A computed fold for a 483-nucleotide part of an RNA from a metagenome, annotated as small-subunit ribosomal RNA, 3' major domain. The full RNA is in RNAcentral, with records from SILVA.
[in-house]
Context: one part of a larger RNA
């Protein structure tokens, strides 16, 4: 100098405390351990692994067993010999494929050099999801969006090193302001970048429909109400530019920086989310790629068909669905953003209680489709109970994807109706458009084990006295036999 204290001071964080919903108990989905197996392939393991690598394990994938094959190879480049000269197709016989074997058809290009291509045969080499993340590169997680890390020259000190960066305030911030042997500056704070809240201006289809005009239904040949067309760009929206917020005004207080209240404003003191992660520290990943050294080399390579990664006495973690009356059910009945669409998105109509089939218009999309949001409201019905709560589990019938759903897919429709009557110590998330509960969309994707991951919008709370205490963190100081 650092670290480290069951040392002090100071401040901050959903840390705690007030709240509100959960986990742990049941059943399932789903990851790990364990076991188990011929294999259940391989990495992640306190925070910071365990709905993670995996944004899709039926076959492939796939790396794991078994078994069947193949040896210059499933792929690259070079050499140098051969070649009925392409490649290739077609039959046959072995076989689960793969591969091997037979016979058959066709029989490249050319500057006529055997030059290119293509086979074949030999060599160099290819090939490894084989070990080493403790050899590495690069990524990423954590600490932490914490406010801190240093660095010139200068000045203290024999040196290591100090100062600066301490100290007085303040700030979300080493954020600013006084002070001071320190004066400057870097890298991190802030701000610039996007998306949101408001306005104005330009544009007006494929959006929009106030005023107008016309047709049409309906109504009493009216009013009025609907639906279509014109015309039209007010609003709405789109999407581009711009304004707009800065403690500028104003009152306290304060040397100041600021801090409290207020005006005014769609918006007020970082306005609300994003993206951005300093010197560093400990971890991951050689299975993404990349890449050192070790190692296989008729196998550790490479094909292939089955099987397994989905295997169950158990433990854990993350969820999803209850357990009901703030619910369940029928019936009616409004309101969305945001995205996806050509081997794709599929409407109307028919068919079938439905999954779906059938049919094919429209759309390469502000036009067309996916597409009725749901929970909310209005009404009938249950009346507290293992129920009209729950929906596991098993039967039977079907229906889609796809060569192919038995090991092992998802839907649907009838029956069937388990455990569950709010969960023990313990324990997580959240401070607002948050929690919280309600649906919709997208990646992956032939289909799907999604209850997960990304986003979207509806309705929509409650608490914070306060910083003693539990945890993490930042500054100062104090002790140390620690480095």
């Nucleotide at each position: 100098u650092g670290a480290c204290g069951g040392g002090g001071g100071c401040c901050c964080g959903c840390a705690c405390a007030a709240g509100c919903g959960g986990a742990g108990g049941a059943g399932c989905a789903u990851g790990u351990g364990g076991c188990u197996c011929a294999a259940u392939u391989c990495g992640a393991u306190g925070c910071u692994a365990c709905g993670c690598g995996a944004a899709g394990a039926a076959c492939c994938u796939u790396a794991c067993c078994a078994g069947g094959g193949c040896u210059u190879g499933a792929c690259a480049u070079g050499u140098a010999g051969c070649u009925g000269c392409a490649a290739g197709c077609c039959u046959u016989c072995c076989g689960a494929a793969a591969g091997g074997a037979a016979g058959g058809c066709c029989g490249c290009c050319u500057u006529c050099g055997a030059g290119g291509g293509u086979g074949c045969u030999a060599c160099a080499c290819a090939g490894g999801u084989g070990c080493u993340g403790c050899a590495u590169g690069g990524c990423u997680g954590u600490c932490g969006u914490c406010a801190g890390u240093u660095c010139g020259u200068g000045c203290c000190g024999u040196g290591a090193g100090g100062u600066g960066u301490u100290g007085g305030g303040u700030u979300a911030a080493g954020u600013c302001c006084c002070g001071c042997a320190a004066c400057g500056a870097a890298c991190g704070c802030a701000a610039c970048c996007c998306c949101u809240a408001u306005g104005u201006u330009u544009a007006g289809u494929u959006g929009c429909c106030a005023c107008c005009g016309c047709c049409g239904a309906u109504g009493a040949u009216g009013a009025g109400u609907c639906g279509g067309c014109g015309a039209g760009c007010a609003c709405u929206c789109u999407a581009a530019a711009c304004a707009g917020a800065c403690u500028g005004c104003c009152c306290g207080u304060a040397c100041a920086a600021g801090c409290g209240g207020g005006a005014g404003g769609a918006a007020g003191g970082u306005g609300g989310g994003g993206a951005u992660g300093a010197c560093g520290u400990c971890a991951g990943u050689c299975a993404g790629u990349a890449u050192g050294g070790c190692c296989c080399u008729u196998a550790c390579g490479c094909c292939c068909u089955g099987g397994g990664c989905u295997g169950c006495a158990c433990a854990c973690g993350u969820g999803c669905u209850a357990c009901a009356a703030u619910g369940g059910u029928c019936g009616g009945u409004a309101c969305a953003g945001a995205a996806g669409g050509a081997a794709g998105c599929u409407a109307a109509g028919c068919c079938g209680c439905g999954a779906g089939g059938u049919a094919g218009a429209g759309c390469a999309a502000a036009u067309c489709c996916u597409a009725u949001a749901a929970a909310a409201c209005c009404g009938g019905c249950c009346c507290c109970a293992g129920u009209u709560c729950g929906g596991a589990u098993u039967g039977a019938a079907g229906g889609c994807u796809g060569c192919a759903a038995c090991u092992c897919g998802c839907c649907u429709u009838c029956a069937u109706g388990a455990a569950g009557u709010u969960g023990g110590a313990u324990u997580c998330g959240c401070u607002a458009g948050u929690a919280a509960u309600g649906g919709c969309g997208c990646a992956u994707c032939a289909g799907c084990u999604a209850c997960g991951g990304c986003g979207c919008c509806g309705u929509g709370a409650a608490u914070a006295c306060g910083u003693u205490c539990c945890c993490g963190g930042g500054c100062c100081u104090u002790g140390u036999a620690c480095a």